RNA sequence: GCCGAUGUAGCUCAGGCAGUAGAGCAUUUCAUUGGUAAUGAAAAGGCCAGCAGUGCAAAUCUGCUCAUCGGCU
Numbered sequence: 001g002c003c004g005a006u007g008u009a010g011c012u013c014a015g016g017c018a019g020u021a022g023a024g025c026a027u028u029u030c031a032u033u034g035g036u037a038a039u040g041a042a043a044a045g046g047c048c049a050g051c052a053g054u055g056c057a058a059a060u061c062u063g064c065u066c067a068u069c070g071g072c073u
Stems, first nucleotide, its partner, number of pairs: 001072007010025004019056001027043005049065005
């Protein structure tokens, strides 16, 4: 230099062929217990790496940039 993959909640990850985002763990509250643990219920937490484009509508499609990883030379 070229090619490809990944980027979504505090952490690990779904969703991704368009229609205002979920799970598990963790956190908080409540129930249960003589009291913990465990269990059950609820809540809070992300406008989806960034900037543009297309479109009625973009996490999703397209382009560029950034970060990480892999391959080729």